Model confidence (mean pLDDT): 85 of 100. SAM riboswitch aptamer (S box leader) from Nesterenkonia salmonea, 90 nucleotides, folded computationally. The model forms 97% of the base pairs in the Rfam consensus.

RNA sequence: CGACCAUCAAGAGCGAUCGAGGGAUCUGGCCCGCAGACAUCGCAGCAACCCCCUGAUAAGGGCCGGUGCUAAUGCCAGAGACGAUGGAGG
Numbered sequence: 001c002g003a004c005c006a007u008c009a010a011g012a013g014c015g016a017u018c019g020a021g022g023g024a025u026c027u028g029g030c031c032c033g034c035a036g037a038c039a040u041c042g043c044a045g046c047a048a049c050c051c052c053c054u055g056a057u058a059a060g061g062g063c064c065g066g067u068g069c070u071a072a073u074g075c076c077a078g079a080g081a082c083g084a085u086g087g088a089g090g
Base pairs, nucleotide, nucleotide: 001090004087005086006085007084008083013043014042015041016040017039021032022031023030025079026078027077028076029075044070045069046068049066050065051062052061053060054059074082
C1' cells in the first nucleotide's frame, strides 16, 4: 500500500504545555471551545481484538504484556472509491 474478517447505541478523566479552532470528508443541522477546546505529553482509568486460564470449537474467567479507547450512537440526516480500530495474511 491494496484485498479479507470482526467490531463501532455499553464503558472509562485529571494534570502540564500550547493558543483557535474542533467534532474523519462534502452539504445541512446540532454541539464543544479564550471560564482554554483540538492537539501533544504524563499519570490514572475503561474495554477485552490479540494474549493467558478452565473447558469442548460452545461457554466462562483474567488483565502481566501488544494495540485501542476515555463529550454527545462513527454527534445526527443524506452522500461516497465512506471512515476508524483490531486480527490474520500478501